[in-house]
């Protein structure tokens, strides 16, 4: 430089779930906490899902429906980066 992740070592990240916040939600941060991860480090480029506060639309109204400028990379590709080991 590349591929591979069967074992081992160095150490690494934290679901769910609980507290405190933030947020109209979705979902986020901080701390406990481990389900599991070899990119579960980054990046909303594409698909993909969640949410509708505001906007449009219908309704006396309650409330529906649409919609993303709000997120989800721990759904699946791409891009960037990089840790042990072994070919």
């Nucleotide at each position: 430089u590349u591929c591979u992740g069967a074992a081992a070592a160095a150490g690494g990240c934290a679901a769910a779930c609980u507290u405190a916040g933030a947020g109209a939600a979705a979902u986020c941060u901080a701390a406990g906490g481990a389900c599991g991860c070899a990119a579960a480090a980054u990046u909303a480029u594409g698909g993909g899902c969640c949410u509708a506060a505001g906007g449009c639309g219908a309704u006396u109204a309650a409330u529906c429906g649409c919609u993303a400028u709000g997120g989800c990379u721990g759904c699946c590709a791409g891009g960037u980066u990089g840790c042990c080991a072994g070919g």